[in-house]
Context: one part of a larger RNA
RNA sequence: GAACAAACGCUGGCGGCGUGCCUAACACAUGCAAGUCGAACGCGAAAGGGACUUCGGUCCUGAGUAAAGUGGCGCACGGGUGAGUAACGCGUGGGUAAUCUGCCCCUCAGUUGGGAAUAACCCAUCGAAAGGUGGGCUAAUACCGAAUAAUGCUGUGUCGCCUCGGUGAUUCAGCCAAAGACGGCCUCUGCUUGCAUGCUGUCGCUGAGAGAUGAGCCCGCGUACCAUUAGCUUGUUGGUGGGGUAAUGGCCUACCAAGGCGACGAUGGUUAGCUGAUCUGAGAGGAUGAUCAGCCACACUGGAACUGAGACACGGUCCAGACUCCUACGGGAGGCAGCAGUUAAGAAUCUUGCGCAAUGGGGGAAACCCUGACGCAGCGACGCCGCGUGGACGAUGAAGGCCUUCGGGUUGUAAAGUCCGAUAAGCAGGGAAGAAUAAGCAACGGGUAAUAUUCGUUGUGAUGACGGUACCUGCCUAAAGCCCCGGCUAACUACGUGCCAGCAGCCGCGGUAAUACGUAUGGGGCUAGCGUUGUUC
Numbered sequence: 001g002a003a004c005a006a007a008c009g010c011u012g013g014c015g016g017c018g019u020g021c022c023u024a025a026c027a028c029a030u031g032c033a034a035g036u037c038g039a040a041c042g043c044g045a046a047a048g049g050g051a052c053u054u055c056g057g058u059c060c061u062g063a064g065u066a067a068a069g070u071g072g073c074g075c076a077c078g079g080g081u082g083a084g085u086a087a088c089g090c091g092u093g094g095g096u097a098a099u100c101u102g103c104c105c106c107u108c109a110g111u112u113g114g115g116a117a118u119a120a121c122c123c124a125u126c127g128a129a130a131g132g133u134g135g136g137c138u139a140a141u142a143c144c145g146a147a148u149a150a151u152g153c154u155g156u157g158u159c160g161c162c163u164c165g166g167u168g169a170u171u172c173a174g175c176c177a178a179a180g181a182c183g184g185c186c187u188c189u190g191c192u193u194g195c196a197u198g199c200u201g202u203c204g205c206u207g208a209g210a211g212a213u214g215a216g217c218c219c220g221c222g223u224a225c226c227a228u229u230a231g232c233u234u235g236u237u238g239g240u241g242g243g244g245u246a247a248u249g250g251c252c253u254a255c256c257a258a259g260g261c262g263a264c265g266a267u268g269g270u271u272a273g274c275u276g277a278u279c280u281g282a283g284a285g286g287a288u289g290a291u292c293a294g295c296c297a298c299a300c301u302g303g304a305a306c307u308g309a310g311a312c313a314c315g316g317u318c319c320a321g322a323c324u325c326c327u328a329c330g331g332g333a334g335g336c337a338g339c340a341g342u343u344a345a346g347a348a349u350c351u352u353g354c355g356c357a358a359u360g361g362g363g364g365a366a367a368c369c370c371u372g373a374c375g376c377a378g379c380g381a382c383g384c385c386g387c388g389u390g391g392a393c394g395a396u397g398a399a400g401g402c403c404u405u406c407g408g409g410u411u412g413u414a415a416a417g418u419c420c421g422a423u424a425a426g427c428a429g430g431g432a433a434g435a436a437u438a439a440g441c442a443a444c445g446g447g448u449a450a451u452a453u454u455c456g457u458u459g460u461g462a463u464g465a466c467g468g469u470a471c472c473u474g475c476c477u478a479a480a481g482c483c484c485c486g487g488c489u490a491a492c493u494a495c496g497u498g499c500c501a502g503c504a505g506c507c508g509c510g511g512u513a514a515u516a517c518g519u520a521u522g523g524g525g526c527u528a529g530c531g532u533u534g535u536u537c
Base pairs, nucleotide, nucleotide: 001537002536003535004534006533007532008531009530010529013387014386015385016384017383018382019380020379027342028341030340031339032338035073036072037071040070041069048061049060050059051058052057080298081297082296089223090222091221092220093219094218095217096216099215100214104211106209107208108207109206110205111204112146114144115143121136122135123134124133125132126131152175153174154173155172157170158169159168160167161166180203181202182201183200184199185198189196190195191194224270225269226268231261232260233259236258237257238256239255240254241253242252243251273295274294275293276292277288278287279286280285300321301320302319303318304317323334324333325332326331351377353376354375355374359373360371361370362369363368390420391419392418393417400411401410402409403408426475427474428473429472430471434466440460441459442458443457444456445455446454481526482525483524484523485522486507487506488505493520494519495518496517502509503508
């Protein structure tokens, strides 16, 4: 000199864009943060309104609505944190002939015919509650057989190519599937005048192949400090058989061999998430790893599996532990390192806000629903950038202050005064872009028996949290401080003090004329900031 996720002191007008618990991965009140689908399925209220009434009630509507349940998809994404980890964790470059991949795209083939249950519900019953238990009924795209099937899988035989389980052709044997829903129509079929088990469209379902995406595993190289850590290792190192996995492998197991690593630093200890990047520097390098992006790890602490395409799962389950809460003392409930917010710790870090309008995500055919992701607003000079606190003229160089050699000098065109202007705030008037499209409608094309439904393209066509905000016009009128002045280092005099009080980054100043302490005039620097402290280069 530059920089900062900064803090502190004094001061403080506005806007834009960023950014904000670095400490206790301490503990958490409250609300919200993951649902959705009735076009998979069975059931199904009430309030309110109306009619009747023997005043007990009944019927219609509300409504096949709400709520709950079965089932499907999602909940493995998105969001948070950096405790652990010195490691194939990360970075980079490869390998997988050792692998998987829901939803999505493309291609081929299929979607036949049956069965038995169960929740919801009803009845009974246990419990303070959380929550159960028994009996009875019922549906499905829930569950289970059967049929059919190859290019698939398993085994066997043969022939090629090849890089170990790859790939191509071929023979035989065995094995494996499914579910329907919604709309339209009458060309075919069956009943006959519109309805199907018929036809057709869309979405789904099943098998196979291929792609895309995502992931698993393996390897080369790089990746902090300590030798005041020198030896470490028994599933250890390798082999064979077996198990396990989507898959290789001591990953696990039985047996066999006795190996394997290490001064090119093993083992042990300390510290630490890694990277793109950020800061600095002419560069080489050094330091850092907040925000943003990629990867990893974690979710009260420790352990475990289940479901699933994917988890050993932040707002799932089970067990153990600590802590907190409820209890009828028998037993139960909980997990903010999601967004706000509270306590504590600390030098120190924000609102218990608005909205799904945009972007993105989940579900749904869609309408739409959900979304503390996100978009916005609020608070903080925390940072960067921009703007303002007026401009021009104005000498009798006014008054006052300070200094003085008492002549004057300086503050100083500074003020007063005259003319001009109106950024920002406030008030009034006008007032955005951010919106692309969706349903629907119309036209054209695909498809079809069809001018139905339906699909595609084009045109038309709702929707704004921010916000009456930005911006434009008019009216009106506020706003400067902080540090320094001995040298380094730009800027000096007077008074007070008298080695005292004090200053200080270094040198050093102060003991009676202190440009170094304190105050004042004057001056210098930066400016809505200025200075100090801390840290890095």